Two RNAs folded together computationally: RNase P RNA and transfer RNA, 389 nucleotides in total.
């Protein structure tokens, strides 16, 4: 140096001009300053904050994970181990990548391709003994002959352990605008209904609930952006991680703003020859924030690090 | 925004508590029948069971993901 395999990170820059949007000034129908999209903003697949309804209760039911230990707000996330699978290199063995939804089948049901005669409402197979008769016995064969009992729990199911529901369309406020009208049916305290399956419970509940056909509004603010932040150093742990100190504050729209054009530069691909910091012509990836974290997953031109093996080449 | 639900040949579909070449019907394709076509007959061919992984001896079936379509809720 290349080629593979694992981990990690960056994802194009400068400037001019002409817009978008938000804050903040000001001499305000304008001006002027500063902010302005991700590693996935995605998918919504797991976890949480936060709001409401009893700050959440009893039963039964479903749901979720599952070797040990730890991290953490919590987790199905993540970091150690240990076992067992599998790959490669060595070859009693050992090293080094990968993956594991790795509790139980001696509580019970159930299931059955293959190989066996038979995976039980059963039936006994060969050779060999034995008996009044029987798999009565012994050996043989399959993953099993009964005093026995394999596989199968990403089959039911058991064991632990954990979950209340509903989700920003959640919830408050404020303005507007109205039909407490009409049909059918039930209900009116001896209670229909509602609090998101059910059942008690507990709470609201008559200007009431369901259905039908219709009227109106379809705006506004707050919830909402300083948070389990982010960036560096230092300790402490083998690692996730934590902890002090110091700095820094960094999108906030509403059908949705965060662009566009030009110009030079870096980058990458293809041609030319004059073979170089040459000269031409092309190229820019997934993909976009809608209450807010933390992870998981998928999609991503190009580029760059580190560590492991393994070639070739100079010493 | 949030919740759910499907996906098998061209179209419609069966096979779903795991057991084997994934079955049918329409439509296509070829013969046969006819003078020609239709319509009957006889055969063919067509499937990544939406795509990937995993669990098992075996997977359309069960798990986990991705991609596509649909529905609901002020």
């Nucleotide at each position: 140096u290349g080629c593979g395999c694992a981990g990690g990170c960056c994802g194009c820059c400068u400037u001019a001009u002409c817009g978008a949007u938000c804050c903040g000034c000001c001499u305000u129908u304008g001006g002027c300053g500063g902010g302005u999209a991700g590693g996935a903003a995605a998918g919504u697949c797991c976890g949480g904050a936060c709001a409401c309804c009893a700050c959440a209760g009893g039963g039964a039911a479903g749901c979720a994970u599952a070797g040990c230990g730890g991290c953490u707000a919590a987790c199905g996330g993540c970091c150690g181990u240990c076992g067992c699978c599998u790959c490669g290199a060595u070859u009693u063995u050992u090293c080094g990548g990968g993956g594991c939804a790795g509790g139980a089948c001696a509580a019970g049901u159930g299931c059955a391709a293959c190989a066996g005669a038979a995976a039980g409402a059963a039936u006994g197979u060969a050779c060999a003994g034995g008996u009044a008769a029987u798999g009565c016995u012994g050996u043989a064969g399959u993953g099993a002959a009964a005093u026995c009992g394999g596989g199968u729990a990403a089959a039911c199911u058991c064991u632990a352990u954990g979950c209340g529901g509903u989700g920003a369309a959640a919830u408050g406020c404020c303005a507007c605008g109205u039909a407490u009208a009409c049909c059918u049916g039930g209900g009116c305290u001896u209670g229909a209904g509602a609090g998101u399956a059910c059942c008690c419970g507990c709470u609201c509940g008559a200007u009431c609930c369901a259905g039908g056909a219709g009227g109106g509004u379809a705006g506004g603010c707050a919830g909402a952006u300083a948070a389990a932040a982010c960036g560096u150093u230092u300790u402490g742990g083998c690692a996730a991680c934590a902890a002090c100190a110091c700095g820094u504050u960094c999108a906030g729209a509403u059908a949705a703003a965060u662009g566009a054009u030009a110009a030079g530069g870096a980058c990458c691909u293809c041609g030319a020859c004059u073979u170089g910091u040459u000269c031409g012509a092309g190229g820019g990836a997934c993909a976009g924030a809608a209450u807010c974290c933390g992870g998981c997953u998928u999609a991503u031109a190009g580029g760059c690090c580190u560590g492991c093996u393994u070639u070739u080449u100079u010493a | 925004g949030c919740a759910c639900c499907c996906g098998u040949a061209g179209c419609u579909u069966a096979a779903c508590u795991g057991g084997a070449u994934a079955g049918a019907g329409c439509a296509g394709c070829u013969g046969a029948c006819u003078a020609c076509g239709g319509a009957u007959c006889a055969g063919c061919a067509g499937g990544u069971u939406a795509g990937g992984g995993g669990u098992u001896c075996g997977a359309c079936u069960c798990c986990c993901u991705u991609c596509g379509g649909g529905u609901g809720c002020a």
It holds a member of the Rfam family "Bacterial RNase P class A". Its family is annotated with ribonuclease P activity, tRNA processing and dimeric ribonuclease P complex in the Gene Ontology. Rfam classes the family as a ribozyme. Model confidence (mean pLDDT): 75 of 100.